Annotation: Predicted 3D model of a 109-nucleotide RNA (SAM riboswitch aptamer (S box leader)) from Fictibacillus macauensis ZFHKF-1. The model forms 97% of the base pairs in the Rfam consensus. Its mean pLDDT, the model's own confidence on a scale to 100, is 86. Lineage of the source: Bacteria > Bacillati > Bacillota > Caryophanales > Fictibacillus macauensis. The sequence is in RNAcentral, with records from Rfam and Ribocentre.
[in-house]
RNA sequence: UUCUUAUCGAGAGAGACCGAGGGACUGGCCCAAGGACGUCUCGGCAGCAGACUCUUUGAAAGAGUGCUGUGCCAAAUCCAGCAAGCAAAAUGUGCUUGAAAGAUAAGAA
Numbered sequence: 001u002u003c004u005u006a007u008c009g010a011g012a013g014a015g016a017c018c019g020a021g022g023g024a025c026u027g028g029c030c031c032a033a034g035g036a037c038g039u040c041u042c043g044g045c046a047g048c049a050g051a052c053u054c055u056u057u058g059a060a061a062g063a064g065u066g067c068u069g070u071g072c073c074a075a076a077u078c079c080a081g082c083a084a085g086c087a088a089a090a091u092g093u094g095c096u097u098g099a100a101a102g103a104u105a106a107g108a109a
Stems, first nucleotide, its partner, number of pairs: 001109008013042005021031003025081004043073003048069003051065006077101001082098006
């Protein structure tokens, strides 16, 4: 980097440094010199994989701990994007479902 599987309306921030863009892309809408984004330190959330404990079991499954490897800590993945359906409205709106794209984990190449 690619492929497969699973999940994505829950949850969780302080300090220091830096200094202009940032929220993946496009449009919208937001965040940002009252310092965003990013980096570091500390803290926290969660429970994907491993580990350990308990329960049930034919295989296996469920619950827990939060030790190890990750991940995450503005806004639903911020909303939409493509397709279908429904409603109302009147040239583009709302709702639902699915896909696509993206993110993360685990496995494989």